The RNA shown here (transfer RNA) has 73 nucleotides and comes from an uncultured Bacilli bacterium. It matches the Rfam family "tRNA". It is annotated as a transfer RNA. Model confidence (mean pLDDT): 81 of 100.

């Protein structure tokens, strides 16, 4: 230099046939408890790496561009 993975909540990842973005842990609140703990119900957190382009409509398709990760030279 070519080549392929992967970047989505504060962490670990789900969503890959294009249609209003989700789970667990964690965090806050409320209940239980004399209290903690853990157990139950809940709330609240995302310009989905970044930039453009297709499309009525993109996390998702294309095209640049940066990170990391492994291959080949």
């Nucleotide at each position: 230099g070519c080549c392929g993975a992967c970047u989505u909540a504060g962490c670990u990842c789900a969503g890959c046939u294009g249609g209003u973005a989700g789970a667990g842990c964690a965090a806050c609140u409320c209940a239980u408890u004399c209290g903690u703990a853990a157990u139950g119900a809940g709330u609240a957190g995302g310009u989905c790496a970044c930039a453009g382009g297709u499309u009525c409509g993109a996390a998702u398709c294309c095209u640049g561009c940066a990170g990391u990760c492994g291959g080949c030279a």